[in-house]
Context: one part of a larger RNA
Molecule: small-subunit ribosomal RNA, 5' domain
Organism: uncultured bacterium
């Protein structure tokens, strides 16, 4: 000198753009953050409409008939999105490869199929236990839930076998063996099953790279390898039985300490050094530890079970919970924000769709925390006013064109008026094309931000400057006070009676809505 997720002191007009618990992965009140589908099903608790009965009426009761729909069965989603950096020195990450050792829901694509039957169960109803959470028994019922039969291939499994190819296992002909399905409908479609290829995502393996300490020198029994079996989507001591005695290590094993990694960021001419906030990719974690279930995918943040610590409820028998989601609270700390608005856009889930959900996202609020931009006027104006300060003091210098005063302008601010783009979809209507339900064109509908940005008009210099420094380094000097005192100080140092170094004043210098100090890095 540059830089910062900064903090502190003094000060503060505005706008744009970004950022905002670096500490306690500490404990959490409250609300919200993952639902959706009635075009799968039985149904009808509540709402609305219609109908019926009684009544003069108000009203009461009945009725799934219609819109729709609480709870329930079922499907898809909940493995994404969002958070944090505890652990991890590791194929965790980065980079380059391999899988002839692999899986992949939804999507695209290829080939084919969707025939027949059965038993349950939730809900509803009845009865019961319990303070509650919840649970038990009986009767009855549906499905795109579950099961059985049929049929089937280039699918599956094992076996026989000629030749060719490859990388040892392998691939290619033929015969045998085994396994499917579901309906709904506005009749247009939406689906279901098997299969081919792809896309996407995931898994595994390998080369190289990726901290400190040798005041850590030896370490290892599933350890290293083999045979066989089990397990897995798959290879493999991954697991097990048997056999052998190996494997790693001074090119640093093992141990200890520290740490998420990278793209990047800061600095530097570069080499390098430091760093890993925001944004993007990967990994790990979800009160602590462990376990699996479901599923295409999890060993699952707002799922389950077990153990533990903690908190809460209790009728003492027993139960409930997990903010490292968004806000917010206590605590810690030098220190870090609102218990806000909207799904309008973008994206995601479900749905044929309308649509519903979405603290993702988009916005708004707070904070000079960073960066950038703008303003606080401009021009004229000397007998160089008054006042202040200084001096060699009837005077001079300086503050200083500064002020007063006279024109000008109105960024900004105030008042008033106008006022967006972001909107394309979806859906409805109209038209056209292909050709029979898709595409294209036109019109209508939809904005949280927001009456915001922006534009115009009016009056008026009006609403707007501070901070640090002035001995040398280092730009900027005098007077007064103090008298080794009070104090200053980054280093050298200053102060003991003429202090440009302390305190005040006048003046000056440097930055400027900031200026200084502290901390850290180069």
């Nucleotide at each position: 000198g540059g830089a910062u997720g900064a903090a502190c002191g003094c000060u503060a007009g505005c706008g744009g753009c970004a950022g905002g618990c670096u500490u306690a992965a500490u404990a959490c009140a409250u609300g919200c953050a993952a639902g959706u589908c009635g075009a799968g099903g039985g149904g009808c608790a509540g709402c609305a409409c219609g109908g019926g009965u009684a009544g003069c009426a108000a009203u009461a009761c009945c009725u799934g008939g219609u819109g729709g729909c609480g709870a329930c069965c079922g499907g898809c989603g909940c493995a994404c999105g969002g958070g944090u950096g505890c652990g991890u020195a590791a194929c965790g990450c980065g980079u380059a490869u391999g899988u002839a050792a692999u899986c992949u829901a939804c999507c695209a694509u290829u080939a084919a199929c969707c025939g027949g039957g059965g038993a349950a169960u939730a809900g509803c109803c009845c009865a019961g236990a319990g303070a509650a959470a919840u649970c038990u028994g009986g009767a009855u019922u549906a499905a795109u839930g579950c099961c059985c039969c049929a049929u089937a291939g280039u699918a599956u499994u094992a076996u026989c076998g000629a030749a060719a190819g490859g990388c040892a296992u392998c691939u290619u002909a033929g015969g045998a063996u085994u396994u499917a399905a579901a309906g709904c409908u506005c009749a247009g479609g939406c689906g279901g099953u098997u299969u081919u290829u792809g896309a996407u995502g995931a898994a595994c393996a390998u080369g190289c790279g990726u901290g400190u300490c040798a005041u850590u020198a030896g370490c290892u029994a599933g350890u290293u390898g083999g045979u066989g079996a089990g397990g897995u989507a798959a290879c493999g001591g991954c697991u097990c039985a048997c056999c052998a005695a190996g494997a790693c290590u001074a090119c640093g094993a093992u141990g200890a300490c520290u740490a998420g990694g990278g793209g990047g960021u800061c600095u530097g001419a570069g080499a390098g050094g430091a760093u890993g906030a925001u944004c993007c990719c990967c990994c790990a974690c979800a009160c602590u530890g462990g376990u699996a279930c479901u599923g295409a995918g999890a060993c699952a943040c707002g799922g389950a079970c077990c153990a533990g610590a903690c908190u809460c409820c209790u009728a003492c028998g027993g139960g409930a919970g997990g903010c490292a989601g968004c806000a917010g609270u206590g605590a810690g700390g030098a220190a870090u924000a609102u218990u806000g608005g909207u799904c309008a856009a973008u994206g995601g889930g479900c749905g044929c769709a309308a649509g519903c959900c979405u603290g993702a996202a988009c916005c708004a609020g707070c904070c000079a925390u960073c960066c950038c931009g703008c303003g606080u006027g401009c021009a004229g104006g000397a007998u160089g006013a008054c006042g202040g300060c200084c001096c060699u003091a009837u005077g001079g210098g300086u503050u200083g064109u500064a002020a007063a005063c006279u024109u000008c302008u109105u960024u900004u601010g105030u008042a008033c008026g106008g006022g967006a783009a972001u909107a394309a979809c979806c859906c409805u209507c109209c038209g056209a094309a292909c050709g029979u339900g898709u595409u294209c064109g036109g019109a209508g509908c939809u904005g949280a931000a927001g009456g915001u940005a922006c534009c115009g008009u009016a009056a008026g210099a009006a609403u707007a400057a501070g901070g640090a420094u002035c001995g040398g380094c280092u730009a900027a000097c005098u007077c007064c006070g103090u008298g080794c005192c009070a104090g200053c100080a980054g280093c050298c140092g200053c102060g003991g009676u003429a202090a440009u170094a302390c305190g005040g004043a006048g003046g000056a210098u440097c930055c400027a809505a900031g200026c200084g100090u502290u901390a850290u890095c180069c």